[in-house]
The RNA shown here (transfer RNA) has 73 nucleotides and comes from a Patescibacteria group bacterium. The source organism's lineage runs through Bacteria and Bacteria candidate phyla. The sequence was found in a public genome assembly. Its Rfam family is "tRNA". By type it is a transfer RNA. Rfam describes the family as follows. Transfer RNA (tRNA) molecules are approximately 80 nucleotides in length. Model confidence (mean pLDDT): 80 of 100.
RNA sequence: GCGCCUGUAGCUCAGUGGAUAGAGCGUCGGCUUGCGGAGCCGGAAGUCGAAGGUUCGAAUCCUUCCAGGCGCA
Numbered sequence: 001g002c003g004c005c006u007g008u009a010g011c012u013c014a015g016u017g018g019a020u021a022g023a024g025c026g027u028c029g030g031c032u033u034g035c036g037g038a039g040c041c042g043g044a045a046g047u048c049g050a051a052g053g054u055u056c057g058a059a060u061c062c063u064u065c066c067a068g069g070c071g072c073a
Base pairs, nucleotide, nucleotide: 001072002071003070004069005068006067007066010025011024012023013022018056027043028042029041030040031039049065050064051063052062053061
């Protein structure tokens, strides 16, 4: 330099055009317990890597850029 893949909650991921963007773990509060753990209930945490474009509508499609990974040279 070229090609491909990935980027969504603190972490690991789902969601591949349409309903307020979800799950597990973690975290906070409550119940329970002699205390803790486990269990149960509830909460917070995201302008979906950035900017443009297409569309009535974009996390999702297109373009450029950024970051990471793999391959080739």